Annotation: c-di-GMP-I riboswitch aptamer from a Deltaproteobacteria bacterium, 86 nucleotides, folded computationally. The prediction has a mean pLDDT of 86.

RNA sequence: CUUUGCUCAGAGCAAACCCGGAGAAAUCCGGAGACGCAGAGUCGCGAGGCUAAAGUUUUAAUAACUAUGCCGGUCGGGCCGCCAAA
Numbered sequence: 001c002u003u004u005g006c007u008c009a010g011a012g013c014a015a016a017c018c019c020g021g022a023g024a025a026a027u028c029c030g031g032a033g034a035c036g037c038a039g040a041g042u043c044g045c046g047a048g049g050c051u052a053a054a055g056u057u058u059u060a061a062u063a064a065c066u067a068u069g070c071c072g073g074u075c076g077g078g079c080c081g082c083c084a085a086a
Base pairs, nucleotide, nucleotide: 002086003085004084005083012037013036018031019030020029021028022027035073041079042078043077045076046075047074048071049070050069055065056064057063
């Protein structure tokens, strides 16, 4: 340096449920809690997914479309990085 994650070390993150808060919602934040994760670090770039307040169209009620709002623990990509083995 490359590949790999069977083994070793020290760490790290934290699903669901529940409680409190923010938000129109999706969802997020805090607490509590561990299903899992070798990048479950980071960017939010491509694909994908969620929501639809405002807006447009529409109705008797309403409904449809739409991201400027989100997810990243759906897949891929960029950047950085621990240990070990070969």